Record summary
A computed fold for a 76-nucleotide RNA from a Methanobacteriota archaeon, annotated as transfer RNA.
RNA sequence: GUUCCCAUAGUUUAGUCGGUUAGAACACCACCCUUUCAAGGUGGUGGCACGGGUUCGAAUCCCGUUGGGAACACCA
Numbered sequence: 001g002u003u004c005c006c007a008u009a010g011u012u013u014a015g016u017c018g019g020u021u022a023g024a025a026c027a028c029c030a031c032c033c034u035u036u037c038a039a040g041g042u043g044g045u046g047g048c049a050c051g052g053g054u055u056c057g058a059a060u061c062c063c064g065u066u067g068g069g070a071a072c073a074c075c076a
Stems, first nucleotide, its partner, number of pairs: 001072007010026004019056001028044005049065005
């Protein structure tokens, strides 16, 4: 330098042949329970890496950027 893969909540992830409100587990917060803690129960906060395009509609398709990974090439 070329090609390919990946990026969704604090963490791990489902959803990726475009269409209802992006769902779960753990963690966190509040309450209940308990003499207290843990465990358990109920409820809650929080997310599509970034910019643009296509479309009535984009996490999903296209282009670019950033970050991570792999293969190949070049260089003595």
Rfam family: tRNA. Rfam's curators write: Transfer RNA (tRNA) molecules are approximately 80 nucleotides in length. It is annotated as a transfer RNA. The organism belongs to Methanobacteriota, within Archaea. Model confidence (mean pLDDT): 80 of 100. The RNAcentral record of the sequence draws on ENA.